[in-house]
RNA sequence: AGGCGCGUAGCUCAGUGGAAGAGUGCUUCCUUGACGCGGAAGAGGUCGAGGGUUCGAUCCCCUCCGCGCCUACCA
Numbered sequence: 001a002g003g004c005g006c007g008u009a010g011c012u013c014a015g016u017g018g019a020a021g022a023g024u025g026c027u028u029c030c031u032u033g034a035c036g037c038g039g040a041a042g043a044g045g046u047c048g049a050g051g052g053u054u055c056g057a058u059c060c061c062c063u064c065c066g067c068g069c070c071u072a073c074c075a
Stems, first nucleotide, its partner, number of pairs: 001071007010024004018055001026042005048064005
């Protein structure tokens, strides 16, 4: 330098054009002598950034940013 893939909740990930979920973690309550386990409820998201297409974009297209893998180059 080129190619491919990835970026979604604190963490690990799923998802898909009609507007976002799981596990785990966190908070409160119940339970316990207490902790843990268990039960109930709840909070938490610019879906990497910008632009475009569309009635509508997290999803499709373009550019950029970050990360990973492969190839090439240099010495």